[in-house]
RNA sequence: GCCGCAUGACCGGGGUGCCCACCAACGUGGGCUGAGAUCAAACCCGUCGAACCUGAUCUGGGUCAUUCCAGCGAAGGGAGGCAUGUCGAUGCACCA
Numbered sequence: 001g002c003c004g005c006a007u008g009a010c011c012g013g014g015g016u017g018c019c020c021a022c023c024a025a026c027g028u029g030g031g032c033u034g035a036g037a038u039c040a041a042a043c044c045c046g047u048c049g050a051a052c053c054u055g056a057u058c059u060g061g062g063u064c065a066u067u068c069c070a071g072c073g074a075a076g077g078g079a080g081g082c083a084u085g086u087c088g089a090u091g092c093a094c095c096a
Stems, first nucleotide, its partner, number of pairs: 001092002003088002005085004010080001011046004017032006052077003058071004
């Protein structure tokens, strides 16, 4: 010096469904799963990438109902560079 690892701020990516009651409507309240179901200055994820999207108006199970669970499936796609380091089997290279 490189590589790896850790941390940090910055930057970037992503989702927001289902059911019930009330209401003329807009909405309001309650319930289900979940990290998150829109006050969010939140939450999750960034290649060690199942965050999320596609397949999918898919298949099986279950539920009042649903992207509720499982399969599909390591299938296809998917957003990162930098700084710091009493870090490392001091790992690799170079110099003395």
A computed fold for a 96-nucleotide RNA from Lichenicola cladoniae, annotated as TPP riboswitch aptamer (THI element). The coordinates come from a structure-prediction model, not an experiment, and the mean pLDDT is 76.